[in-house]
Molecule: small-subunit ribosomal RNA
Organism: uncultured Syntrophomonadaceae bacterium
RNA sequence: GACGAACGCUGGCGGCGUGCUUAACACAUGCAAGUCGAACGAAGCAAUUAAUCAGACAUCUUCGGAUAGACGAUUAAUAGACUUAGUGGCGAACGGGUGAGUAACGCGUGGAUAACCUACCCAUCAGUGGGGGAUAACAGCUGGAAACGGCUGCUAAUACCGCAUAACCUUUCCACUACACAAGUAGCAGAAAGCAAAGAUGGCCUCUUCGAGAAAGCUAUCACUAAUGGCAGGGUCCGCGUCUGAUUAGCUAGUUGGUAAGGUAAAAGCUUACCAAGGCCACGAUCAGUAGCCGGCCUGAGAGGGUGGACGGCCACACUGGGACUGAGACACGGCCCAGACUCCUACGGGAGGCAGCAGUGGGGAAUAUUGUGCAAUGGGGGCAACCCUGACACAGCGACGCCGCGUGAGCGAAGAAGGCCUUAGGGUCGUAAAGCUCUGUUAUACGGGACGAACACUAUAUAUGUGAACAACAUAUAUAGCUGACGGUAUCGUACGAGCAAGCCCCGGCUAACUAUGUGCCAGCAGCCGCGGUAAGACAUAGGGGGCUAGCGUUGUCCGGAAUUACUGGGCGUAAAGGGCACGUAGGCGGGUACUUAAGUCAGAUGUGAAAGACCGCAGCUUAACUGCGGUAUUGCAUAUGAAACUGAGUAUCUUGAGGGCAGGAGAGGAAAGCAGAAUUCCUGGUGUAGCGGUGAAAUGCGUAGAAAUCAGGAGGAAUACCGGUGGCGAAGGCGGCUUUCUGGACUGACCCUGACGCUGAUGUGCGAAAGCGUGGUUAGCAAACAGGAUUAGAUACCCUGGUAGUCUACGCCGUAAACGAUGGAUACUAGGUGUAGGAGGUAUCGACCCCUUCUGUGCCGCAGCAAACGCAAUAAGUAUCCCGCCUGGGGAGUACGGUCGCAAGGCUGAAACUCAAAGGAAUUGACGGGGGCCCGCACAAGCGGUGGAGCAUGUGGUUUAAUUCGAUGCAACGCGAAGAACCUUACCAGGUCUUGACAUCCAGAGAAUCUUUAGGAAACUAAAGAGUGCCUUUGGGAACUCUGAGACAGGUGGUGCAUGGUUGUCGUCAGCUCGUGUCGUGAGAUGUUGGGUUAAGUCCCGCAACGAGCGCAACCCCUGCUAUUAGUUACUAACAAGUAAAGUUGAGGACUCUAAUGGGACUGCCUGUGACAAGCAGGAGGAAGGUGGGGAUGACGUCAAAUCAUCAUGCCCUUUAUGAUCUGGGCUACGCACGUGCUACAAUGGAUGGUACAGAGAGCAGCGAAAUCGUGAGGUCAAGCGAAUCUCAAAAAGCCAUUCUCAGUUCGGAUUGUAGUCUGCAACUCGACUACAUGAAGUCGGAAUCGCUAGUAAUCGCGGAUCAGAAUGUCGCGGUGAAUGCGUUCCCGGGCCUUGUACACACCGCCCGUCACACCACGAAAGCUGGCAACACCCGAAGCCGGUGAGCUAACCUUAUAGGAAGCAGCCGUCGAAGGUGGGGUUAGUAAUUGGGGUGAAGUCGUAACAAGGUAUCCGUACCGGAAGGUGCGGAUGGAUCACCUCCUUU
Repeated sequence: GACGAACGCUGGCGGCGUGCUUAACACAUGCAAGUCGAACGAAGCAAUUAAUCAGACAUCUUCGGAUAGACGAUUAAUAGACUUAGUGGCGAACGGGUGAGUAACGCGUGGAUAACCUACCCAUCAGUGGGGGAUAACAGCUGGAAACGGCUGCUAAUACCGCAUAACCUUUCCACUACACAAGUAGCAGAAAGCAAAGAUGGCCUCUUCGAGAAAGCUAUCACUAAUGGCAGGGUCCGCGUCUGAUUAGCUAGUUGGUAAGGUAAAAGCUUACCAAGGCCACGAUCAGUAGCCGGCCUGAGAGGGUGGACGGCCACACUGGGACUGAGACACGGCCCAGACUCCUACGGGAGGCAGCAGUGGGGAAUAUUGUGCAAUGGGGGCAACCCUGACACAGCGACGCCGCGUGAGCGAAGAAGGCCUUAGGGUCGUAAAGCUCUGUUAUACGGGACGAACACUAUAUAUGUGAACAACAUAUAUAGCUGACGGUAUCGUACGAGCAAGCCCCGGCUAACUAUGUGCCAGCAGCCGCGGUAAGACAUAGGGGGCUAGCGUUGUCCGGAAUUACUGGGCGUAAAGGGCACGUAGGCGGGUACUUAAGUCAGAUGUGAAAGACCGCAGCUUAACUGCGGUAUUGCAUAUGAAACUGAGUAUCUUGAGGGCAGGAGAGGAAAGCAGAAUUCCUGGUGUAGCGGUGAAAUGCGUAGAAAUCAGGAGGAAUACCGGUGGCGAAGGCGGCUUUCUGGACUGACCCUGACGCUGAUGUGCGAAAGCGUGGUUAGCAAACAGGAUUAGAUACCCUGGUAGUCUACGCCGUAAACGAUGGAUACUAGGUGUAGGAGGUAUCGACCCCUUCUGUGCCGCAGCAAACGCAAUAAGUAUCCCGCCUGGGGAGUACGGUCGCAAGGCUGAAACUCAAAGGAAUUGACGGGGGCCCGCACAAGCGGUGGAGCAUGUGGUUUAAUUCGAUGCAACGCGAAGAACCUUACCAGGUCUUGACAUCCAGAGAAUCUUUAGGAAACUAAAGAGUGCCUUUGGGAACUCUGAGACAGGUGGUGCAUGGUUGUCGUCAGCUCGUGUCGUGAGAUGUUGGGUUAAGUCCCGCAACGAGCGCAACCCCUGCUAUUAGUUACUAACAAGUAAAGUUGAGGACUCUAAUGGGACUGCCUGUGACAAGCAGGAGGAAGGUGGGGAUGACGUCAAAUCAUCAUGCCCUUUAUGAUCUGGGCUACGCACGUGCUACAAUGGAUGGUACAGAGAGCAGCGAAAUCGUGAGGUCAAGCGAAUCUCAAAAAGCCAUUCUCAGUUCGGAUUGUAGUCUGCAACUCGACUACAUGAAGUCGGAAUCGCUAGUAAUCGCGGAUCAGAAUGUCGCGGUGAAUGCGUUCCCGGGCCUUGUACACACCGCCCGUCACACCACGAAAGCUGGCAACACCCGAAGCCGGUGAGCUAACCUUAUAGGAAGCAGCCGUCGAAGGUGGGGUUAGUAAUUGGGGUGAAGUCGUAACAAGGUAUCCGUACCGGAAGGUGCGGAUGGAUCACCUCCUUU
């Protein structure tokens, strides 16, 4: 884009189209094929006339009756307007329906028919004479329930049958002409034989008995017969085209052909008999599946692909199967016979039926309409015609099913209304939209007018013509008039009315136009693909808004396109899927130069055809369009005939360059067989010799005192051939390696000679084909699947070790596969170079050999153009071209299943589907990772020192417990962490008591100044009461602060989310990195710079370089400290001077010193030597307080960890609001079987205790530090000076030093625990503080595996101070004192940096990932069987029927010799064929099945860890064996293996 569509939501009108795609399932009811009385007999009958019967109403009446006789009945006649059952004619073979069957001359297209037929119609020609016998109808009798008959009798014809006549017809014979040529056909002369018919209607009277009137007469029309031709239709035959499957490869006996006969309208095995053995097939026969074919339709740029509904052409079918009859035509939709299934009627004996005609019903289905009107038009049948029939057709009805058209209003209208939604709260948006004002009148509604489609035919009248004797009649033509409409009172027109009655659907994450809010919370749901949803969803649902289309809009299904994704146009095959393992060669395809011929291919114009409709263009008709009409174009095709001759083909002749042969050479692990040789392993024998050998990471099994191993000598046997040896050689590939001989294949080189295209490729086929494996023999030294043992291990069916059988070897035969690889088919030609190597030839030169140059063939490397996705290939192409073959078309399922075939087997070859996924894969890039490599660094290891882990205690955490043990932090990077300090408070937790605008903030109203004191109750909060107090500013209204009361907006939340956030912080890591601009390279991701050579602590610096620069980091700048100078000099200092004390910078004084605190200097590889590349730098040295960053601190790049924190703070959203808020008391955070982390104290003599004695730094202090004095054993108390501090205080420094004592013990170590008595702080010390004194005196004797810190003023050790703080440090932050040891070095552990390499990782190795097992589901295979379908075969039975035979029974027409016979025929019977049916064994296909097999999928199952890094035993391929499983091992092969070393080759300097 399209649709005969369906479904969901919605729905105003009209036009034109269209409507059972499924059950070719079954059908109630009605209709769909009749017509002709001008073919015929008969029956009926309106009308008229006559007769008879009957007698209503009415009148008269003497009531006896009379008149009158309608309507009616019967009979006869007339003329037939008219109807019809039957006989007869024509039609019913058309029209209408359906698509089951059919893969076919069925269809399409083009031919043939010289091999044929044709009713009605047209034309031409010639006729239509004279007879005969029946039979329906009808009548009678009779059978049957019915359907339907039977017998007897009567009758007609345009029904039926002879005869006559007749040819231009048919047959036979014999000539001729023309055409064709396979038999032949056409025409024509002659001869012989044979063959026909039917009348009807109208009119008339020339005829006749002369009135009238008739028919056997005449005439007109129609009908009839024979023949020829035509029109139109049909039959048959042929060329070409026409779906899928080879897991269908062979099929065929009337089969193929001939002869003869039969048969047909007609050729023909169409049929039969005989003869021959043919015919079809890889260019796909046969079989199976599917299917009506075409014009066309949809799509597409086209080529193509799909399709065949409506309309049109052809075919086939008519309940299923078979068959013929009739007829011009059928093997017949609304005919017949038979068989079968089904339905209906029945009196049970027997009958009837066929909607795939139009409506309609049931059923099926996602789904498809009215039991309508009319023959008015068009068309058809019959008829002279009128006319009749016509579910063909024309119309209407139903359905948005499709296409097309119209409408649902138009203009103005900003207070940008109300309302909705959103909001940053300002506003924005729906939106000129609405309202309102002014208009219009399509459509709808009502009323009124009102078509086109109608022309014929017919009738009437008139005229003309024809025939005719005719003015009749008939026919034809013309004119006038009359008559005919289903649709339909429809289209359309006018008037009225009044914006009045008329909008939905889908979508809004990207593709793809269109965004927000709320709800939900991996739920509900969405989804075409990617995917969305786990509390801020533009993706779900709803709303607002927006986008798209519009009486429709979406969804589903199907087809084409995009898809160059089956590639003819127009693809590929080194690594993505894909080159056959290799060769020989058949068919086929393709093929060198020259000349001539031909014309099959090819090309050109022409002719015929290519139906109409449709498509395209133009014009026209419906108001437009859809729709329709007319004209043109097109229909790319096929056929015929003519021409051209370049190319291809065919034929002929010729050539040598492709190919091949001959001659002469040299090279070679080319192949097969036989023989020979030496080294080594093993075994045997003997000698020497003695205790081990062997093996491994380490061991053990094993061998050995019965003498091994080692060593010497001799012997046996098998297998393989070191060195040479080489990206060297040979071979088609597999492959080939000692030497000699025999046989044998191929390639190469050289110069000439010969053949003359003999060539290339190669489906099917044939042969060769590593290793493993198989069969039968042989052989067996070593090695070695399986197996056994030993190890390793959690296990170890492995890797390692010791043994060891098949096998490996050989002969013959199979197998036929490999990573059979260059992952690269073969052949030919062309397209820069350079450099090796192997085999030849030539040249130059030389005495000669090298060297050198040229060339051919093979084999390598580098490299240009070109190619390629890139990697790469590059004369040995993966380049440029040609020819031929093989192969590919997403991954898995699967190289599996089934089938076939080969094989002894193992298995090979061929080779699917269901189902499942949205990827699988290639090359390259950046990272990350590696039990990869290189370089480098770090208290990383090592070298050392001291610890932890063991004990007790402190502290934190887990766990447990609890009413609560509040919360957070959880590897490094949580755990003496938040917490720089939980008795109450803190406090967030628990129990209980209370409050509800609230403990806290703002606003409003009222009252009161604020405030303070006291009493009662209570655990307190709080409740109640009493009293004191009246302030400040003021414009005199009031106001500010504060308190109380009241109402509501609101407060409040340590409630949730650190995975919504800000801020802050940790960590890698003070590691040296992380990036950018421009340029360049690359298709790109990206690269370069940033790599390389050196160097550094450093991406620090230097050099080089397609890079040149720059930024954040490093370093430096800052602080402290180490030296010094200057300045300054109190509270600090005191050298000199002076004073002064018991002593004392205590005092005067000083500014020298120490010090304080401000500013400077100093250090920069600056200097020297060496080294390095004349560099950067490094090593050493000098000087210097300090030397190579002097030491320490602050400083933390881009980023990582969804790292930590919503409980510091801030904050979105959610939740709560008499509670998750607030307050009070008490309790808890302090629990305690246990586990872990961090510490303290120890275990002692380098020590403890006692006494004496020396030396710091940095700090803190007013609700504070608190001296001195004094009391107390002590903690501490009392009093109280000084000090807001270089002044006073804390404050005593301790280790140290000097003495004394203890003497190796659970101690004079160690101090836990406990008892008693106290001190201090504080409302309060019970839960639950610190300290003191006395008493008590636990564990612990240096700590397993493991593990931590530290490189110098460091570790270790010693004490001091601060913050927090009422009190409460073993923690923490600082301070100084004393003060080491070691560092060979970078192999290893950990972490990090750079380069490189591999990767199947990218959530990035805490990655990825394989297989068994268990469970669930799904599809499939096998399977004893069971059930059905289909097509054949064999046999049996054999209906109807055609044909054949018979026909003793029967028979009107004709013949005859006439009751008979014949001719001709019939019934009956028989035979061939024959549908359905039956039996049988097979084939094929489908369904199903106990059980079974593998496969796929699934959430967090089990066992291992096979693969990806050298994946921890490199992996993979083939094969064999083994094992829970991945898998392991043997043999051979590949590199699509990392790393290191060596060899060779190449490149560069």